[in-house]
Context: one part of a larger RNA
Molecule: small-subunit ribosomal RNA, 3' major domain
Organism: uncultured rumen bacterium
């Protein structure tokens, strides 16, 4: 100087408390451990691994296993020799890769030669083989925490200190005061984006707002006023009042205002810590394999299942289940696409078929509201599992897809010890969209809107953290 303390003081954070909903029990989905296996490819492992790399494993992917093949190789650069335009229909064997054969076809250039290609020899290739304890890059985490440092000066023999401490204040090393310090940098804040208000500009969305036509629709004429969309600008700073205070600032109510006292959300992550993660995204040093640790193909595996754990979905019902009727979003996507509408089918879907490269078409939300039924029962709850029949994608759904219909109806009657999330348009609850994608094992991930709470006395305690101080046998 740091680190640590079941030392102290001060102060924060859904840290506790207050409150609401979960997890831990059930079934299933998914990841992991374990076990099994020819293989169940590899990585991630307290917090910071475990719906993680996977934002799409039937083949492919694919790195694993078995079997069958190829070697200058599936791809790339180049040298020498020999042959041939390139390209190759087709035939035989085969699961295919591949092997054997091979009709046809004769490039540019006068030529030398060149492009392309086959064979031989060779240099180079190739490796998801090892090392994240050789590395770059990127990332997690402490932590959006308020800290981490420097120049000069001053103090100290020196390590170092001071500044950065103290008094107040703040979300903040934020600001004020004080001060052997005076300044500065990286952080904080602000500048950026979205959202909430207004003005202006612009009208193939919007409006009967004012007129006409029509009546089934803003449908038509017509108009940009309003809604809205896109763009520019304005708009809030404790600026105004009162109280306290030296100041910084705090508290209160009020006015004005769409909005207040950082308005809400996002992006943004200091010096560093964990020899943290990644050689399997990529790059790269070293080591290792080169008829193979390279490469191609068929099939299998990554999907195994006595178990154990994490994350989720659906429930256990009556603020609920079923049936009928009536409403109201936002965001986003669409051409090998989204598909109105018509017909067929109980249905998944099929056959036709208009519109839309899209503020114009696809486009309808569900919870909700109204009516009715069920009457507390393992049930008209719950839907696992299994049987049968189908639809669709795709070369192909046995291993191993999703969906539909009929039948079957399991466990489950609120879950031990323990444990998680959340302070407001939040939790809870309800549906919708997108990426990946032929299809899909999505209950995941990322977004969007609808309905919409309860509670916070307080900081003693648990966890994490900041500042000052104290002790130390630790560095």
């Nucleotide at each position: 100087u740091g680190a640590c303390g079941g030392g102290g003081g001060c102060c924060c954070g859904c840290a506790c408390a207050a409150g609401c909903g979960g997890u831990g029990g059930a079934g299933c989905a998914u990841g992991u451990g374990g076990u099994u296996u020819a293989a169940u490819u590899c990585g991630a492992u307290g917090a910071u691994a475990c719906g993680c790399g996977a934002g799409g494993a039937a083949c492919c992917u694919u790195a694993c296993c078995c079997g069958g093949g190829c070697u200058u190789g599936a791809a790339c650069u180049g040298u020498g020799g020999g042959g041939g335009a390139a390209c190759g229909a087709c035939u035989g064997g085969g699961a295919g890769a591949c092997c054997a054969g091979g009709a046809g076809g004769c490039c540019c250039g006068c030529g030398a030669g060149g492009g392309c290609u086959c064979c031989c020899a060779c240099a180079g290739a190739g490796g998801u083989g090892c090392u994240g304890c050789a590395u770059g890059g990127u990332u997690g985490u402490c932590g959006u925490c308020a800290g981490c440092u420097c120049g000069u000066g001053c103090c100290g023999u020196g390590a170092g200190g001071u500044g950065u401490c103290g008094g107040g204040u703040c979300a903040a090393g934020u600001c004020c005061c004080a001060u052997a310090a005076c300044g500065a940098g990286c952080g904080c804040a602000a500048c950026c984006c979205c959202u909430g208000c207004g003005u202006c500009c612009a009208g193939u969305u919007g409006c009967c707002a004012g007129c006409g036509g029509u009546c089934a629709g803003g449908c038509c004429g017509g108009g940009c006023a309003c809604u809205c969309u896109g763009g520019a600008c304005g708009g809030a700073c404790u600026g105004c009042c009162u109280a306290c205070g030296c100041a910084a600032g705090u508290a209160g109510a009020g006015a004005g205002g769409a909005a207040g006292g950082c308005g809400g959300g996002g992006a943004u992550g200091a010096c560093g810590u964990c020899a943290a993660a990644u050689c399997a995204g990529c790059a790269c040093g070293g080591c290792c394999c080169u008829u193979a640790c390279g490469u191609c193909c068929g099939g299998g595996g990554c999907g195994a299942c006595a178990c154990a754990c994490g994350u989720g979905c659906u429930a256990c019902a009556a603020u609920g289940g079923g049936c009928g009727g009536c409403a109201c979003a936002g965001a986003g996507g669409g051409g090998a696409g989204c598909c109105a509408c018509g017909c067929g089918g109980c249905g998944a879907c099929g056959c036709g078929g208009a519109g839309c490269g899209g503020a114009u078409c696809c486009c309808g939300a569900a919870a909700g509201c109204c009516g009715u039924u069920c009457a507390c029962a393992g049930u008209c709850c719950g839907g696992a599992u299994c049987g049968g029949a189908g639809u669709c994608u795709g070369c192909a759904a046995c291993c191993c897809g999703a969906c539909u219909c009929c039948g079957u109806g399991a466990a489950g009657c609120u879950g031990g010890a323990a444990u998680c999330g959340c302070u407001a348009g939040u939790a809870a609850u309800c549906g919708c969209g997108c990426a990946u994608c032929a299809g899909c094992c999505a209950u995941g991930g990322c977004g969007c809107g609808g309905u919409g709470a309860a509670u916070a006395c307080g900081u003693u305690c648990c966890c994490g953290g900041g500042c000052c101080u104290u002790g130390u046998a630790c560095a």